[in-house]
Context: one part of a larger RNA
RNA sequence: GGCAUCUGGUGAAUGCCUUGGCAAUUAGAGGCGAUGAAGGACGUGGCAGGCUGCGAUAAGCUGCGGUUAGGGGUCAACACCCGCUAUACCCGCAGAUCUCCGAAUGGGGAAACCCAUCACAUUAGUGAUAUCUUAUAGUGAAUACAUAGCUAUAAGAGGCAAACCAGGGGAAGUGAAACAUCUCAGUACCCUGAGGAAAGGAAAUCAACCGAUACUCCGUUAGUAGUGGCGAGCGAACGCGGACCAGCCCAGUGGCAUAGUUGUAAUAAGCAGAAGUGUCUGGAAAGUCACACCAAAGUAGGUGAUAGUCCUGUAUGCGUAAAAAGCAAUUAUGUCCUCGAGUAAGACGGGACACGUGAAAUCCUGUUUGAACAUGGGGGGACCAUCCUCCAAGGCUAAGUACUCCUAAUUGACCGAUAGUGAACAAGUACCGUGAGGGAAAGGUGAAAAGAACCCCGAUAAGGGGAGUGAAAUAGACCUGAAACCGGAUGCCU
Repeated sequence: GGCAUCUGGUGAAUGCCUUGGCAAUUAGAGGCGAUGAAGGACGUGGCAGGCUGCGAUAAGCUGCGGUUAGGGGUCAACACCCGCUAUACCCGCAGAUCUCCGAAUGGGGAAACCCAUCACAUUAGUGAUAUCUUAUAGUGAAUACAUAGCUAUAAGAGGCAAACCAGGGGAAGUGAAACAUCUCAGUACCCUGAGGAAAGGAAAUCAACCGAUACUCCGUUAGUAGUGGCGAGCGAACGCGGACCAGCCCAGUGGCAUAGUUGUAAUAAGCAGAAGUGUCUGGAAAGUCACACCAAAGUAGGUGAUAGUCCUGUAUGCGUAAAAAGCAAUUAUGUCCUCGAGUAAGACGGGACACGUGAAAUCCUGUUUGAACAUGGGGGGACCAUCCUCCAAGGCUAAGUACUCCUAAUUGACCGAUAGUGAACAAGUACCGUGAGGGAAAGGUGAAAAGAACCCCGAUAAGGGGAGUGAAAUAGACCUGAAACCGGAUGCCU
């Protein structure tokens, strides 16, 4: 030096676990905001800090209800207190307080700061004062009447929020194997607005000589008929089968909105809730063995190993004040008024229709013309006749449909710490960036801290050796503890 065996160190894989995630189902809820939101800053505890809660009444105050022998949130102790049979703590409902910023709204501003005026109180302080729209009133130019403007009062709005919805605008990468019509696509994105859904909606609709009968959504018709540099592609409808069904109004037996009254079902925290003992092993019994019991309860979780009968529960049954909301009836108040002309239709230019101007009907309209009046008018894919069918140019309308920031319950041939959310931990934290923005790592002692009193070495260390606890300490800051890598011992070879 090499090989082998054993024994350590380092290291973190693996196994097991789960406080956290992911995806669904069924219900609920679908908004909050000038009565100041969402989101924050700063404070607030006996004690420095983080998180949580709260707001100068500051881990809290009041009322009502429930529950109760223990409590004073957590990391996380220590000190000092409160309470013990109904004024502790805790839970539910309702209220009070609620600094400063923020739509932020008295003016300003480099958010959480600075500076005002008026009124009332006058010690402290409290309140009002933004803008826009609408309404009413006052005032009032050029300019006589007026109008614009100005002022006051009242009401409303403003901002935020995950997706879903409607409307107004609206690309390009791409495909066409290049590219221009075309496609991607009315998609992405921007803006506006609304609701728990929105939109649409009771035929100037289809159909075909038979008839159907508002709208919406699903399946099919069907990749069919069509459309298309007839390329790439795009792509219906009638009909049929389902989901759901509802019709009404424009001067009256009415609709809508608001408020009140009565009735009605449900809802909070919660309450009751069956049935097991012994033996053996073991640190520990829920395991073994023996004999029992309950079951409208053998879902689940916990308890020193695997518990129907130990605990929390589960099946089942019970429970209610107030407030709010729902539904129904009724009352009051307010508001809403006569059937649709610069319309239909034509021409020109565009757009939408599956349909790219085409034989191009139908719908919308920028410009320009411009009817009839039910003895009338529209449509039936150029157009004409016949026939059939409907009645535009006013309005409302539940359900079936879409979505999930959020709440409750439940489920999983979903994950199990390099997985599953970026985040099981002080996570949108630390850290990076001027900024928009980017963005981690990091879980596990034990049943119970019983977390190692005391002694020794050492520097009043770190660390270690004894002692002690424990089933175990090679469970000691920790489960298990593979390999690479680094030592030691022994054997063999050189």
Background
This is a predicted structure of a 494-nucleotide part of an RNA (large-subunit ribosomal RNA, domain I) from Micavibrio sp. The full RNA is in RNAcentral, with records from ENA. Model confidence (mean pLDDT): 82 of 100.